Overview:
Model confidence (mean pLDDT): 81 of 100. Predicted 3D model of a 75-nucleotide RNA (transfer RNA) from a Candidatus Uhrbacteria bacterium. Rfam family: tRNA. The family's RNA type in Rfam is transfer RNA. The source organism's lineage runs through Bacteria, Bacteria candidate phyla and Candidatus Uhriibacteriota.
[in-house]
RNA sequence: GGCCUCAUCGUCUAGCCCGGUCUAGGACGUCUGGUUCUCAGCCAGAAAACUGGGGUUCGAAUCCCCAUGGGGCUA
Repeated sequence: GGCCUCAUCGUCUAGCCCGGUCUAGGACGUCUGGUUCUCAGCCAGAAAACUGGGGUUCGAAUCCCCAUGGGGCUA
């Protein structure tokens, strides 16, 4: 250099192929409240994410292009 692949809450991950249901769901963690003499545990609740830009479309996390970053193969 060429080709392939991945990028979503603090962490891990579902959803992407096959576009639309509610507020992008779940686990762990965090925070608040309850329970308890206290802690743990348990119960209830809350905050928290689609790498960036452009395109297609009535509508994009999802399809297309470019860029950035990680991984792999190859010369």